[in-house]
This is a predicted structure of a 145-nucleotide part of an RNA (small-subunit ribosomal RNA, 3' minor domain) from Deltaproteobacteria bacterium RIFCSPLOWO2_01_FULL_42_9. Its mean pLDDT, the model's own confidence on a scale to 100, is 81. The full RNA is in RNAcentral, with records from ENA and SILVA.
Context: one part of a larger RNA
RNA sequence: CACCGCCCGUCACACCACGAAAGUUGAUUACACCAGAAGUUAUCACGCUAACCUUCGGGAAGCAGAUACCCAAGGUGAAAUCAGUAAUUGGGGUGAAGUCGUAACAAGGUAGCCGUAGGAGAACCUGCGGCUGGAUCACCUCCUU
Numbered sequence: 001c002a003c004c005g006c007c008c009g010u011c012a013c014a015c016c017a018c019g020a021a022a023g024u025u026g027a028u029u030a031c032a033c034c035a036g037a038a039g040u041u042a043u044c045a046c047g048c049u050a051a052c053c054u055u056c057g058g059g060a061a062g063c064a065g066a067u068a069c070c071c072a073a074g075g076u077g078a079a080a081u082c083a084g085u086a087a088u089u090g091g092g093g094u095g096a097a098g099u100c101g102u103a104a105c106a107a108g109g110u111a112g113c114c115g116u117a118g119g120a121g122a123a124c125c126u127g128c129g130g131c132u133g134g135a136u137c138a139c140c141u142c143c144u145u
Base pairs, nucleotide, nucleotide: 003108005105008101009100011098013095014094015093016092018090019089020088023085024084025083026082027081028080029079031077032076033075034074039070041068042067043066044065047063048062049061052059053058111132112131113130114129115128116127117126118125119124
């Protein structure tokens, strides 16, 4: 590559990441209750005992044991936080030649746009208010020739 131009959205297909989500899996934290190994301490004095004392009877001391407090693991319950996964679902992105129209760019064939409300396969349409970043025409004022 200059209107045989440019260009918008739905739909269809493929891929990518993200979000929502009934549920489900796991981790962590704290709470309540149960539990209670080992150990210190306290109490007891049923059993046992070489060193010390002894009036030879035993005593002191010790060992084992029992009980209690504290307490680790573990268990149960109901929560919170975080992470993964998930039927389904939402829009987004990307992709030479798919479908439907043709919304915008010229007065783009209903000027466009902004705000708002309603409506519609889709770009969008309509009402109300506003803007000119609208063309054309008429008049007025000004500038240049």